[in-house]
This is a predicted structure of a 549-nucleotide part of an RNA (large-subunit ribosomal RNA, domain I) from a Candidatus Uhrbacteria bacterium.
The full RNA is in RNAcentral, with records from ENA.
Context: one part of a larger RNA
RNA sequence: GGCAUGCGGUGGAUACCUUGGCAGUAAGAGGCGAUGAAAGACGCGGUUAAUCUGCGAUAAGCUUCGGUGAGGUGAUAAUCAACCUUCGACCCGGAGAUUUCUGAAUGGGGAAACCCCGCUUCGCGAAAGCGAUGACGAACCUUCUGUGAGUAAAGUAGCAGAUGAGUGGCCAACGUAGGGAACUGAAACAUCUAAGUACCUACCGGAAAAAAAAUCAAUUGAGAUUCUGCUAGUAGCGGCGAGCGAACGCAGAGGAGCCCAAACCAAAGUGCGUGCACUUUGGGGUUGUAGGACUUGCAUCAAGGGGAGUUUGAUAGGAGAAAUGUUUGGGAAGGCAUACCAUAGAGAGUGAAAGUCUCGUAUCCGAAAUCGAACGAACUGGGCGAGUAUCCUGAGUAGAACGGGACACGAGAAAUCCUGUUUGAAUCUGGGGGGACCACCCUCCAAGGCUAAAUACUCCUUACUGACCGAUAGUGGACUAGUACCGCGAGGGAAAGGUGAAAAGAACCCCGAUGAGGGGAGUGAAAUAGAACUUGAAACCGCAUGCUU
Numbered sequence: 001g002g003c004a005u006g007c008g009g010u011g012g013a014u015a016c017c018u019u020g021g022c023a024g025u026a027a028g029a030g031g032c033g034a035u036g037a038a039a040g041a042c043g044c045g046g047u048u049a050a051u052c053u054g055c056g057a058u059a060a061g062c063u064u065c066g067g068u069g070a071g072g073u074g075a076u077a078a079u080c081a082a083c084c085u086u087c088g089a090c091c092c093g094g095a096g097a098u099u100u101c102u103g104a105a106u107g108g109g110g111a112a113a114c115c116c117c118g119c120u121u122c123g124c125g126a127a128a129g130c131g132a133u134g135a136c137g138a139a140c141c142u143u144c145u146g147u148g149a150g151u152a153a154a155g156u157a158g159c160a161g162a163u164g165a166g167u168g169g170c171c172a173a174c175g176u177a178g179g180g181a182a183c184u185g186a187a188a189c190a191u192c193u194a195a196g197u198a199c200c201u202a203c204c205g206g207a208a209a210a211a212a213a214a215u216c217a218a219u220u221g222a223g224a225u226u227c228u229g230c231u232a233g234u235a236g237c238g239g240c241g242a243g244c245g246a247a248c249g250c251a252g253a254g255g256a257g258c259c260c261a262a263a264c265c266a267a268a269g270u271g272c273g274u275g276c277a278c279u280u281u282g283g284g285g286u287u288g289u290a291g292g293a294c295u296u297g298c299a300u301c302a303a304g305g306g307g308a309g310u311u312u313g314a315u316a317g318g319a320g321a322a323a324u325g326u327u328u329g330g331g332a333a334g335g336c337a338u339a340c341c342a343u344a345g346a347g348a349g350u351g352a353a354a355g356u357c358u359c360g361u362a363u364c365c366g367a368a369a370u371c372g373a374a375c376g377a378a379c380u381g382g383g384c385g386a387g388u389a390u391c392c393u394g395a396g397u398a399g400a401a402c403g404g405g406a407c408a409c410g411a412g413a414a415a416u417c418c419u420g421u422u423u424g425a426a427u428c429u430g431g432g433g434g435g436a437c438c439a440c441c442c443u444c445c446a447a448g449g450c451u452a453a454a455u456a457c458u459c460c461u462u463a464c465u466g467a468c469c470g471a472u473a474g475u476g477g478a479c480u481a482g483u484a485c486c487g488c489g490a491g492g493g494a495a496a497g498g499u500g501a502a503a504a505g506a507a508c509c510c511c512g513a514u515g516a517g518g519g520g521a522g523u524g525a526a527a528u529a530g531a532a533c534u535u536g537a538a539a540c541c542g543c544a545u546g547c548u549u
Base pairs, nucleotide, nucleotide: 001548002547003546004545005544006543007542008541009540015534016498017497020469021468022466023465024464025463026462027461028460029458030457031170032169039102040101041100042056043055044054046080050076051075052074062096063095064094065093066092067091071084072083073082107116108115109114117137118136119134121132122131123130124129139167140166141164143162144161145160146159147158174205175203176202177201178200179199185192189239215222216221226253227252228251229250230249236244237243257450258449259448260394264283265282266281267280268279269278270277271276272275288428290393291392292391293390294387295386296385297384298383304380305379309375310374311373312372313371314370315369317365318364319363323338324337325336326335327334339356340355341345347359348358349357399423400422401421402420403419404418405417406416409435430445431444432443433442434441485492486491505533508520509519510518511517
């Protein structure tokens, strides 16, 4: 030096555990904000220096109404002091008060949490001034008032003032719209693809969007929209490459239809040419086997609005059955013995493994206050024919040409939809569509608007679940975590859990430096559970013994 065995050190794997996560299910909620939000800064405690939590100069809190019932003055985190409390504290819930400063931040400014004003109404003061007070003082919009141009008129634009709990900002995904990539694939690459995806922007809502046929169909007919299963990877599109990819129809979820414009009538106002025009309001009217106005005949309680009230739910809670003995053990819930309850043998805790010890569970009950849902009285709320001379039925629209885009459809034989430019009809004897186009036939009625449900999502609340994780896992984060740290900044971003049933956390003695560390003693079931604390693998380092070189 090597090998082996034993005993240690180091180290923190493994096992066991779980305060935290992950994924769901069922309900709820789907917003907050100028009545100042979200997010913060700074403060507030007897002992309080720090961090968290809570709160706001009324500052770990104030008032009130309920619940509960013996302890309490939040946590790390003890100690001491002083208090509160059956005249009901603390705690839980409803409603209210207070709510500094910043922040949309809004009197002006500003390097956020700071600086500087005006006005109102008060107080003090002789005055200067000081102090207090306030839904006061930003912009835009609404409505009104005053004033008032270009420009003759208009009281137009503008300006000023008043007015409104108007708007503004935040927020996870879902939605609609306006913009809109590239990597990639095509085994290169340019049309194409990725993809109208990512991303940016605007604006909503609890959903949004869409929606009551100028739709389809095919000689039968269907009857708004949305979503799903098929149709079907079909018909097609496609450097006919890569790829893209319907519809008709069938079945299911859900089911709901309405209102204007116009003709015409009436009223009011305005204008002037004095019998017309325009405007406003009310009536009327809303469709395609055309309908309505107009003329004429008949008739009179459906949806909706509205909410007296009723029922029910949410936000605290309450009642809630039944076991003892013995044994092992530090400890019984384990073993043994004999019982009991069960609309309760879900679960958690308790010194090991408890239906009957604790909290609960099944079941039943409960609200002063606020809020939700369903039903819902009074009141309100309106239709059906016949005729057809005239009038009305959405115009810079439909369509066309050129250029783009959307349609599964890449300009193609390319219909259909949208529209940038240039044009530009018809008016019911009318117009659109049926995939170039024409005829016949069929079908529908554009150029105005609203509309629940079935559908999408989950920042959030409650309850429950898991052949989900168990500290290199599961969230980045079980711990002071978006912390420490890094970066000028945008931004990046950790590590770090476990004594014990209970601190019973080692009085006292000894070595030592009034250390560190250790040895006794003591606690404990255990201290090789001693705070660097459960278990304690391996690498690595020793000590002892044996063999060997």